The prediction has a mean pLDDT of 76.
This is a predicted complex of two RNAs, RNase P RNA and transfer RNA, with 435 nucleotides together.
[in-house]
RNA sequence: AGAAGGCUGGACGAUCGCCGGUCGCGGUGACGCGGCAGGAGGAAAGUCCGGGCUCCACAGGGCAGGGUGCUGGGUAACACCCAGGGGGGGCAACCCCACGGACCAGUGCCACAGAAAAGAGACCGCCGUUCUUUGAACGGUAAGGGUGAAACGGUGAGGUAAGAGCUCACCAGCGGCCCGGGCAACCGGGCCGGCUAGGUAAACCCCACCCGGAGCAAGGCCAAAUAGGGGAGCGAUGGCGUGGCCCGCGCCGCUCCCGGGUUAGGCCGCUGGAGACGCCGGGUAACCGGCGUCGUAGAGAAAUGAUCGUCGCCCUGGACGGGCAACCGUUCGGGGCACAGAACCCGGCUUACAGGCCUUCU
RNA sequence: GCCGGAGUAGCUCAGCUGGUAGAGCAGCUGAUUUGUAAUCAGCUGGUCGGGGGUUCGAUUCCCUUCUCCGGCU
Numbered sequence: 001a002g003a004a005g006g007c008u009g010g011a012c013g014a015u016c017g018c019c020g021g022u023c024g025c026g027g028u029g030a031c032g033c034g035g036c037a038g039g040a041g042g043a044a045a046g047u048c049c050g051g052g053c054u055c056c057a058c059a060g061g062g063c064a065g066g067g068u069g070c071u072g073g074g075u076a077a078c079a080c081c082c083a084g085g086g087g088g089g090g091c092a093a094c095c096c097c098a099c100g101g102a103c104c105a106g107u108g109c110c111a112c113a114g115a116a117a118a119g120a121g122a123c124c125g126c127c128g129u130u131c132u133u134u135g136a137a138c139g140g141u142a143a144g145g146g147u148g149a150a151a152c153g154g155u156g157a158g159g160u161a162a163g164a165g166c167u168c169a170c171c172a173g174c175g176g177c178c179c180g181g182g183c184a185a186c187c188g189g190g191c192c193g194g195c196u197a198g199g200u201a202a203a204c205c206c207c208a209c210c211c212g213g214a215g216c217a218a219g220g221c222c223a224a225a226u227a228g229g230g231g232a233g234c235g236a237u238g239g240c241g242u243g244g245c246c247c248g249c250g251c252c253g254c255u256c257c258c259g260g261g262u263u264a265g266g267c268c269g270c271u272g273g274a275g276a277c278g279c280c281g282g283g284u285a286a287c288c289g290g291c292g293u294c295g296u297a298g299a300g301a302a303a304u305g306a307u308c309g310u311c312g313c314c315c316u317g318g319a320c321g322g323g324c325a326a327c328c329g330u331u332c333g334g335g336g337c338a339c340a341g342a343a344c345c346c347g348g349c350u351u352a353c354a355g356g357c358c359u360u361c362u
Numbered sequence: 363g364c365c366g367g368a369g370u371a372g373c374u375c376a377g378c379u380g381g382u383a384g385a386g387c388a389g390c391u392g393a394u395u396u397g398u399a400a401u402c403a404g405c406u407g408g409u410c411g412g413g414g415g416u417u418c419g420a421u422u423c424c425c426u427u428c429u430c431c432g433g434c435u
Base pairs, nucleotide, nucleotide: 001362002361003360004359005358006357007356008355010311011310012309013308014307015306016305018039019038021036022035023034024033025032026031041339045350046349048348049347050346051345052344053215054214055213056212060247061246062245063244065211066210067209068208069207070084071083072082073081074080085099086097087096088095089094100206101205106204107203108200109199110198123145124144125141126140127139128138129137130136131135153171154170155169156168157167158166172196174193175192176191177190178189179188180187181186219268220267221266222265229258230257231256232255233254234253238252239251240250241249275294276293277292278291279290280289281288282287312337313336314335315334316333317332318331319330320329321328322327363434364433365432366431367430368429369428372387373386374385375384381418389405390404391403392402393401411427412426413425414424415423
């Protein structure tokens, strides 16, 4: 100078408050007073994935739709994590990758420029023939020029009128077969083949696997109130049950008009859970198993705060001292100490974050 | 809290099987008029909310982030 991983997220005291809980006292009760212990995070955030839970059928079949995409493992599950393979970047530590299929299922697109943008193609150039020459016409030619992000293998030799995988050698790449290693992705080697096949699937699509829908304002119980009021019409190949549709399943009369009613009511769900920590064992690891210890917010529009003092850290100004200087020390002041706040609960990802500390490595 | 939608010129909106972004109003200049409005002609004006990726190429496709709007008993 960098790379990887982890931790922390001001401390203490006093005073005044806030939230729910519990105990005691007072009160018929609503409630009040006092005591006690407790009260945000690594991301509580974004709501981007995945699950639990609840209701709809026990979530069932088909179509449509969506997602994932190297291999093996972990997990309740995942788009997450671990290990490995391949590719790319870096001198290195190390980092990054939506990494199935474009040769075989098919279709589309590749602007401008350029002759030509995907089985075709002759603008210049090169060569041949014809025409009287400059030159033109016709034919051959993809080696050279030029265009472009991309031009139909590369280099060399032979060959030819000039050229061309036309032929040959080597190299790159493709396909098939075999051998060895590996669970596999894949790696190493050998033989054969045709001489070559552009890119794009975060375009349609194909292949493999996965996904039913909604969400705690889910849902359940209780109380109060209304209410099963009047009229008309339609009617079981019908209607409702929030699925995008069909089947299936469950329930049942439905629609329209008039009239009436409509408390953000109380309680549960509500926090003990894939829990945290320690030790031991298995595993390269993610993680798993066993034992022990602990008790740690639960309000429904939302509490966890404010002030003062001391200390700590950072920035900055003055004075004094040291020093050639950068700077250091002492002292007196000023300012600041992030990002952000639970709302059913977990596992991840992503994003925000002043400053400080530790470990390993280049 | 949960669910959904939108960001493009000063304003309101187009543009999306990816190819270098437009319309109306507004603004400016000129014409017309005695003058103004209206009308006609021309012009100006864009990090396509920010960042990253896929691609030769992104307003468009994908990821992430910011802002705004709507719904729920």